The RNA shown here (Lysine riboswitch aptamer) has 174 nucleotides and comes from Gottfriedia endophytica. The source organism's lineage runs through Bacteria, Bacillati, Bacillota, Bacillaceae and Gottfriedia. The sequence is in RNAcentral, with records from Rfam.

[in-house]
């Protein structure tokens, strides 16, 4: 001097990068629900089953008419905040929620697996929803690196974020 290895720090991908909070309008919906009247005539509600509770012939469920009439989750726009495994999701375990038990569903935490990123299409699940989200698959786009070809900047193939780029420190084949 130095291939390479390692710690730390700072960055890039996208004009729809990821997530959170607030506000506004839409949709949910003239739905749920409430009141009155008519029909009806014994059940109804609390996720399913069992139990239990409340309610019902002073009229349940259901249907019609009239009058009144929401909300939540989810999405869009916008502002602010935190960031680049940002985050999402599968499995296992624990705790909590529902009237009690079991099942089912939901929330949070821990461990572990998968996914570079955002769209499009098909199927499935969820949902009021052909909106959106999630999972699987497909054909493209895009960013990074490696290899090969060819050229002054492109093509092809492949891989994965514990990756890539830059800087500093440490070690250091030769």
């Nucleotide at each position: 001097c130095a291939a390479u290895u390692u710690c730390a720090u700072a960055g890039a991908g996208g004009u729809u990068g990821c997530g959170g909070u607030g506000u506004a309008a839409a949709a949910g919906a003239g739905u749920a629900c409430c009141a009155u009247u008519u029909u009806g005539g014994a059940g109804a509600a609390c996720a399913g089953u069992g139990g239990g509770u409340u309610u019902g012939c002073u009229g349940a469920a259901a249907a019609a008419a009239u009058g009144g009439g929401a909300a939540a989750g989810g999405g869009u726009a916008u502002a602010c905040c935190g960031c680049c495994g940002a985050a999402a999701u599968g499995a296992u375990a624990a705790a909590c929620u529902u009237c009690c038990a079991c099942u089912a569903a939901g929330u949070u935490u821990a461990u572990u697996g998968u996914u570079g990123g955002g769209g499009c299409u098909a199927c499935a699940u969820u949902u009021a929803a052909g909106a959106a989200a999630u999972g699987u698959a497909g054909a493209a786009c895009u960013g990074u690196c490696a290899c090969a070809u060819g050229u002054u900047u492109a093509u092809g193939u492949g891989a994965a974020g514990u990756g890539c780029u830059a800087u500093u420190g440490a070690a250091g084949a030769g």